[in-house]
RNA sequence: UGAGUUGGCCAGGUAAUCGCUGCUUCGUUGAUGUCCUUAGGGAGACUGACGAGGGGGAGGAAAGUCCGGGCUCCAUAGGGCAGGGUGCCAGAUAACGUCUGGGGGGCGCAAGCCUACGACCAGUGCAGCAGAGAGCAAACCGCCGAUGGCCCGUUCUUCGGAAUGGUGCACAGGUAAGGGUGAAAGGGUGCGGUAAGAGCGCACCGCGCGGCUAGUAAUAGUUCGUGGCACGGUAAACUCCACCCGGAGCAAGACCAAAUAGGUCCCCAGUGGCGUGGCCCGCGUUGGGGACGGGUAGGUUGCUUGAGCCUGUGAGCGAUUGCAGGCCUAGAGGAAUGAUUACCACCGCGCAAGCGGUACAGAACCCGGCUUAUCGGCCAACUCACCUC
Numbered sequence: 001u002g003a004g005u006u007g008g009c010c011a012g013g014u015a016a017u018c019g020c021u022g023c024u025u026c027g028u029u030g031a032u033g034u035c036c037u038u039a040g041g042g043a044g045a046c047u048g049a050c051g052a053g054g055g056g057g058a059g060g061a062a063a064g065u066c067c068g069g070g071c072u073c074c075a076u077a078g079g080g081c082a083g084g085g086u087g088c089c090a091g092a093u094a095a096c097g098u099c100u101g102g103g104g105g106g107c108g109c110a111a112g113c114c115u116a117c118g119a120c121c122a123g124u125g126c127a128g129c130a131g132a133g134a135g136c137a138a139a140c141c142g143c144c145g146a147u148g149g150c151c152c153g154u155u156c157u158u159c160g161g162a163a164u165g166g167u168g169c170a171c172a173g174g175u176a177a178g179g180g181u182g183a184a185a186g187g188g189u190g191c192g193g194u195a196a197g198a199g200c201g202c203a204c205c206g207c208g209c210g211g212c213u214a215g216u217a218a219u220a221g222u223u224c225g226u227g228g229c230a231c232g233g234u235a236a237a238c239u240c241c242a243c244c245c246g247g248a249g250c251a252a253g254a255c256c257a258a259a260u261a262g263g264u265c266c267c268c269a270g271u272g273g274c275g276u277g278g279c280c281c282g283c284g285u286u287g288g289g290g291a292c293g294g295g296u297a298g299g300u301u302g303c304u305u306g307a308g309c310c311u312g313u314g315a316g317c318g319a320u321u322g323c324a325g326g327c328c329u330a331g332a333g334g335a336a337u338g339a340u341u342a343c344c345a346c347c348g349c350g351c352a353a354g355c356g357g358u359a360c361a362g363a364a365c366c367c368g369g370c371u372u373a374u375c376g377g378c379c380a381a382c383u384c385a386c387c388u389c
Base pairs, nucleotide, nucleotide: 001385002384003383004382005381006380007379008378009377010376012344013343014342015341016340017339018338020057021056023054024053025052026051027050028049029048030047034043035042036041059360063371064370066369067368068367069366070365071249072248073247074246083245084244085243086242087241088102089101090100091099092098103117104115105114106113107112118240119239123238124237125234126233140179141178142175143174144173147172148171149169150168151166152165153164154163155162156161187205188204189203190202191201192200206229207227208226209225210224211222212221213220214219253301254300255299256298263292264291265290266289267288268287272286273285274284275283276282308327309326310325311324312323313322314321315320345358346357347356348355349354
């Protein structure tokens, strides 16, 4: 200098003007409760509306709602069945399918990245195409054909046959070395062996099992012993093993509570009650009045101080955690957090003036994760290649 890997951070800035939504202070005004009163009125908490001032107002993902927890109610969840989930080992954590460290396997020259990675010696199942053969293996080509058979020759013969020879045939059969098929064909190399072959035998390599050593463990190593030894693959196939999981969710739930209807209780009732009306008569009506509680509309709450953030320091390789100090940082209820202008910043185009662009996306009970989307830029550590000293 170039190419890359990992981790972290920012998410345009400032000013002016006009707005939006909560909070707070003050003022004006309306209504209710309350208090005072000379009965005319006055004071005035809280609250509604309006105005003025001050101050707060989205994110790294607020998203998907895929996991885990807090909180709430139903309930009492101790055990079992069913169902679901997780799945190398150890740790972190409130918990997790997350994270950290380690191991095995794969990829990369490397930094590093990916990995559901328990058990097919419990049982059951599955395997397209190709291929002769795919599951207690299989003979298509090839090789052999020792043995048995057939053919040809020789010798003997009691004429039935027998013995023997053949670079004969390839009929039975043998053979997993070689070819071919396949993702996969029952260890590899060599020597011996054989009719040809073959762990058939042996040496070395590899593998299984056991021991020993290291490690908390996964696992690794082994100049140890043992077995001729592949025990095939597949469990995000049923299954087995180990561990975990009660359900519903802030539209959870709690409180206040109108009208109408209905409920319970009490009282009154025919010379009654209620309505009409100043009263009586009269007329109309047949139950009326009161209390209580449930519950609907509506309102209040839950609501944001929290497994919180920042700084320092201690423990730990790390995730994380202890201690000390400091900080308060949206809380609406059809849903605010915005718009315009100017200057600046970065990027692109242009000789220049200038022009264009600055992403993905918008909280709704709250947290921890994962996944997905994302213009551009900055920082740190590390790796590889080349050059210079």